The part of an RNA shown here (small-subunit ribosomal RNA, 3' major domain) has 475 nucleotides and comes from a metagenome.
[in-house]
Context: one part of a larger RNA
RNA sequence: UGACGGGGGCCCGCACAAGCGGUGGAGCAUGUGGUUUAAUUCGAUGUACGCGAGGAACCUUACCCGGGCUAGAAUGUGCGUGAAGGGCUCAGAGAUGGGUCUGUCCGCAAGGACACAAAACAAGGUGCUGCAUGGCUGUCGUCAGCUCGUGCCGUGAGGUGUUAGGUUAAGUCCUGCAACGAGCGCAACCCCUGUGGAUAGUUGCCAGCACGUAAUGGUGGGGACUCUAUUCAGACUGCCUUCGUAAGAAGCGAGGAAGGAGGGGACGACGUCAAGUCAUCAUGGCCCUUACGUCCGGGGCUACACACGUGCUACAAUGGUCGGUACAGAGGGUCGCAAAGCCGUAAGGUGGAGCUAAUCCCAAAAAGCCGAUCUCAGUUCGGAUUGAGGUCUGCAACUCGACCUCAUGAAGUUGGAAUCGCUAGUAAUCGCAUAUCAGCAAUGAUGCGGUGAAUACGUUCCCGGGCCUUGUACA
Numbered sequence: 001u002g003a004c005g006g007g008g009g010c011c012c013g014c015a016c017a018a019g020c021g022g023u024g025g026a027g028c029a030u031g032u033g034g035u036u037u038a039a040u041u042c043g044a045u046g047u048a049c050g051c052g053a054g055g056a057a058c059c060u061u062a063c064c065c066g067g068g069c070u071a072g073a074a075u076g077u078g079c080g081u082g083a084a085g086g087g088c089u090c091a092g093a094g095a096u097g098g099g100u101c102u103g104u105c106c107g108c109a110a111g112g113a114c115a116c117a118a119a120a121c122a123a124g125g126u127g128c129u130g131c132a133u134g135g136c137u138g139u140c141g142u143c144a145g146c147u148c149g150u151g152c153c154g155u156g157a158g159g160u161g162u163u164a165g166g167u168u169a170a171g172u173c174c175u176g177c178a179a180c181g182a183g184c185g186c187a188a189c190c191c192c193u194g195u196g197g198a199u200a201g202u203u204g205c206c207a208g209c210a211c212g213u214a215a216u217g218g219u220g221g222g223g224a225c226u227c228u229a230u231u232c233a234g235a236c237u238g239c240c241u242u243c244g245u246a247a248g249a250a251g252c253g254a255g256g257a258a259g260g261a262g263g264g265g266a267c268g269a270c271g272u273c274a275a276g277u278c279a280u281c282a283u284g285g286c287c288c289u290u291a292c293g294u295c296c297g298g299g300g301c302u303a304c305a306c307a308c309g310u311g312c313u314a315c316a317a318u319g320g321u322c323g324g325u326a327c328a329g330a331g332g333g334u335c336g337c338a339a340a341g342c343c344g345u346a347a348g349g350u351g352g353a354g355c356u357a358a359u360c361c362c363a364a365a366a367a368g369c370c371g372a373u374c375u376c377a378g379u380u381c382g383g384a385u386u387g388a389g390g391u392c393u394g395c396a397a398c399u400c401g402a403c404c405u406c407a408u409g410a411a412g413u414u415g416g417a418a419u420c421g422c423u424a425g426u427a428a429u430c431g432c433a434u435a436u437c438a439g440c441a442a443u444g445a446u447g448c449g450g451u452g453a454a455u456a457c458g459u460u461c462c463c464g465g466g467c468c469u470u471g472u473a474c475a
Base pairs, nucleotide, nucleotide: 001475002474003472004471005470007469008468009467010466011465012464013463015459016458019422020421021420022419023418026313027312028311029310030309031308032307033306034304035303042052043051063299064298065297066296067295068294069293075122076121077120080116081115082114085102086101087100088099089098090097091096105112106111124288125287127286128285129284133282134281135277136276137275138273140271145184146183147182148181149180150179151160152159153158164175165174166173190265191264192263193262195233196232197231198230199229200228201227205222206221209220210219211218236259239253243248315415319374320373321372322371323370324369325368331362332361333360336355337354341350342349343348381412386407387406388405389404390403391402392401428451429450430449431448432447433446434445
């Protein structure tokens, strides 16, 4: 100087408390451990475990078994040949090998494009080392800290500044002070959202006017309104009051759409953990080179006495079922989204209007509201499991897809010790969309809106953190 203390003081955080809802019990989904296996590819382990993977039937794929190739599956150079290619056929699981028919490119005549082939040079490796590395990332932590120059103090390590009194979300700001300044952080500048003005009205809108319909901004028209998207204004403790010399702080209030950082996002200091990643990529070294490279068929990554994490669905009446009826936002669409109509109980089929989309489509929002029924039961709760029949995607759904219909109808009656999230348009609850994607194991992830609470006395205690101080057998 740091680190640590079941030392002290001050302070903060859904840290506790006050509340609401969960997990832990059940079934299933998913990830992991373990076990099994020819293989169950690899990585991640307190900051891993619905994670890399924002899509494992083949492919992916890295793993296993089997069948092949060896300058190789890709690309370039050079030499030669031929356009390239297409059809049929034989062997084979295919990769591949053989046969046959067809085809004879462009051109400024130098050559070019493409394919094949002998030999050759550069190959290739998801093999090892993240403790050789770059880049990227997690974490403490959006915590308020981390430092420097000059000066001063100290023999020196170092200190001071950065401590103190207030204050703040903040090393935020003020005052004081052997310090005076400065940098990286904080804040602000950026984006979305909340109010208004201006400009602009199509595909959006429809107040007033006219036309028209069974009905609809459907039509003429209009720019008022909503909205769209560009710009501007607006919030600064600016005003008032109290305390105070002042700086500043606190409180009430006014005006205002918004009030004391208005709400949300992006943004992550010096560093810590030899943290993570050689399997995104790049890369040093080492290793393999008829194989640790590469092509193909099939299998596996989907196994299953068990253990854990994360979720979904429930155990019901604030509910289930049936009928009727209302209101979003944000997205996506030409290899696509697909309306009306018709067929089917349905998944879906048929059909093809319209749409490169403020125009058309996906598209039905759901909880809600109205009415009917069930009457507390393992039930008209719950839906696992299983049988049968189908639909769709796709060369192909056996291993191993999703969905539909009929039948079946398990556990489960609110969950031990323990443990998690959340302070407001939040929790809870309800649907909708998207990426990936042929299809889908999505209950995941990322967004979007609808309905919409309870509670916070307080800081003694648990956990984590910040500042000062004290002790130290620690560095």

Its mean pLDDT, the model's own confidence on a scale to 100, is 81.